Context: one part of a larger RNA
RNA sequence: CUGGGCGUAAAGGGCGUGUAGGUGGACGGAUGCGUCGGAUGUGAAAUCCCCGUGCUUAACAUGGGAACUGCAUCCGAAACGGUCGGUCUUGAGUGCAGGAGAGGGCAGUGGAAUUCCCAGUGUAGCGGUGAAAUGCGUAGAGAUUGGGAGGAACACCAGUGGCGAAGGCGGCUGCCUGGACUGCAACUGACACUGAGGCGCGAAAGCGUGGGGAGCAAACAGGAUUAGAUACCCUGGUAGUCCACGCCGUAAACGAUGGGUACUAGGUGUAGGAGGUAUCGACCCCUUCUGUGCCGGAGUAAACACAAUAAGUACCCCGCCUGGGGAGUACGGCCGCAAGGCUGAAACUC
Numbered sequence: 001c002u003g004g005g006c007g008u009a010a011a012g013g014g015c016g017u018g019u020a021g022g023u024g025g026a027c028g029g030a031u032g033c034g035u036c037g038g039a040u041g042u043g044a045a046a047u048c049c050c051c052g053u054g055c056u057u058a059a060c061a062u063g064g065g066a067a068c069u070g071c072a073u074c075c076g077a078a079a080c081g082g083u084c085g086g087u088c089u090u091g092a093g094u095g096c097a098g099g100a101g102a103g104g105g106c107a108g109u110g111g112a113a114u115u116c117c118c119a120g121u122g123u124a125g126c127g128g129u130g131a132a133a134u135g136c137g138u139a140g141a142g143a144u145u146g147g148g149a150g151g152a153a154c155a156c157c158a159g160u161g162g163c164g165a166a167g168g169c170g171g172c173u174g175c176c177u178g179g180a181c182u183g184c185a186a187c188u189g190a191c192a193c194u195g196a197g198g199c200g201c202g203a204a205a206g207c208g209u210g211g212g213g214a215g216c217a218a219a220c221a222g223g224a225u226u227a228g229a230u231a232c233c234c235u236g237g238u239a240g241u242c243c244a245c246g247c248c249g250u251a252a253a254c255g256a257u258g259g260g261u262a263c264u265a266g267g268u269g270u271a272g273g274a275g276g277u278a279u280c281g282a283c284c285c286c287u288u289c290u291g292u293g294c295c296g297g298a299g300u301a302a303a304c305a306c307a308a309u310a311a312g313u314a315c316c317c318c319g320c321c322u323g324g325g326g327a328g329u330a331c332g333g334c335c336g337c338a339a340g341g342c343u344g345a346a347a348c349u350c
Stems, first nucleotide, its partner, number of pairs: 004321003007304002012318001014201004021194003025088003029084003033081002035077008049065006091191001092188003095184004103177007110154001115149007125136002162169002206247006215241002220236004258317006266295011299306002323350003332343004
């Protein structure tokens, strides 16, 4: 390579958007490029294969046949694929009417709590632990009342609830803005799916410049513990955590499960919508679409389990795997301010 695979054994790209490419709905028409059939020519000989023959046999040699799976030309076929032109509406999109949502951005604003400051009351402790000590306190702490400052996060509601492509998103209000869903079936008429590169987004930590700093807290200091204790526990505490702008581009970025379409028993909960039955009306009940859970049959699976949100049955496109260590290392290249990231071996060894 052929083949086989990727939830947990090696293996799904962190996520999107989209270029090339690959793939692509229904009907009839044309064409005859692919495709298929036939014919002719060619496809040197040797080799390979088959049947023989010659050396005692074999290797070897040799006769005949087949084959040389290819190419060219001509004739023909028109199902499938392609191409050209026509038509269609179910795929896709638009429109109209609705309701839901922590989707995103900006601005404003609220209360609780912690800390600090000021003032009142008040007196000897407070704090902390397994027990203590460091620490704070008669220069009046802790407790309590009133006032003030400032930063960060939003209790209850809250829900295997909702939204988002993923990362992720939670007080309240306003403005700007993306997407999804339901109903109608008015419009376009295959406009689609996937997507190597590219581009964008991307938790936390980290970096740059400037601000901010209540609480928490790497580093650090002290107190304990201990044989030791560069820890776990305690008292402090700086970066950082927060904001703006710019980088970084990683993760157990996980459902460890790429995207799309179609098909394949059911039961039960929940979120958003629509239709119907019933009713004075709301509830209730039935049907249906979309999302999100649980259980479960066939089937699948090494088992665990998955099971219409598939890991079932198929097709299309992308990414990835190929024994362990060496190693996500070295070298080179690209990116980055740096930290480092991406790409990514071999010797050797088991």